[in-house]
The RNA shown here (c-di-GMP-I-GGC riboswitch aptamer) has 75 nucleotides and comes from a Desulfobulbaceae bacterium.
RNA sequence: UAAGAAAAAGCCAAACCUGUUGUGAGGCAGGGACGGAAAUCCACGGGUUUCAUUGAGACAGCCGGGUUGCCUAGU
Numbered sequence: 001u002a003a004g005a006a007a008a009a010g011c012c013a014a015a016c017c018u019g020u021u022g023u024g025a026g027g028c029a030g031g032g033a034c035g036g037a038a039a040u041c042c043a044c045g046g047g048u049u050u051c052a053u054u055g056a057g058a059c060a061g062c063c064g065g066g067u068u069g070c071c072u073a074g075u
Stems, first nucleotide, its partner, number of pairs: 003072002011036002016031006034061001041066002044064003047059005
């Protein structure tokens, strides 16, 4: 620098269950493990979605974009 074959030193944790919080979508914590090579972070574009609906929210584990980073057969 490029790539992700095989892996996991390590990392994250879907569904579901419990607690908590919120009107809600959801968030957070614990258990759990379907998966993940960015399943890190950012609502910028699209998309989905909520409501006390014209405005204010939710989803980064939907796609694209930006951003930072671990490991490794190799070059």
The sequence was found by an Rfam model in a public genome assembly. The prediction has a mean pLDDT of 79.